[in-house]
RNA sequence: ACGAUAAAUAGGCAACCCUUCCGAAAGGAAGAGGACGCAAAGCCAUGGGUCUAAGCUCUCAAAGAGGGUAUGACUGCCAGGCUGCCGAA
Numbered sequence: 001a002c003g004a005u006a007a008a009u010a011g012g013c014a015a016c017c018c019u020u021c022c023g024a025a026a027g028g029a030a031g032a033g034g035a036c037g038c039a040a041a042g043c044c045a046u047g048g049g050u051c052u053a054a055g056c057u058c059u060c061a062a063a064g065a066g067g068g069u070a071u072g073a074c075u076g077c078c079a080g081g082c083u084g085c086c087g088a089a
Base pairs, nucleotide, nucleotide: 012038013037016034017033018031019030020029021028022027036076042082043081044080046079047078048077049074050073051072055069056068057067058066059065060064
C1' cells in the first nucleotide's frame, strides 16, 4: 500500500408513528419524538424486480366503472458502478 470484517475506537444513517407541504397516485421533502434495523441503510435508476396509472388506449349503451400501459416511483428489494471509517487472522 492492498485488504478480510473478528474485536475495539470514533462515530454515522434512521424503519415506524405524528404534523405540514408537493404529487393523480405510488411516493418524496421538512419538522418534533423515539429507535425497527443497517458495515456502506453513502451516492448513481445501469440490469432485473416491485409499486402507482396522470396521460394514452380498449371494453361496457353510458354517468361512471373496469382492463392494459411508464415517460412516474422504490437504492431500507436484489445485483452492478463510484466513494468512505477502523484495520486481527
A computed fold for an 89-nucleotide RNA from a Syntrophomonadaceae bacterium, annotated as c-di-GMP-I riboswitch aptamer. Rfam family: c-di-GMP-I riboswitch aptamer. Rfam's curators write: GEMM was predicted in a large-scale screen for bacterial structured RNA regulatory elements. For this family Rfam cites "Identification of 22 candidate structured RNAs in bacteria using the CMfinder comparative genomics pipeline" (Weinberg et al., Nucleic Acids Res, 2007). The prediction has a mean pLDDT of 84.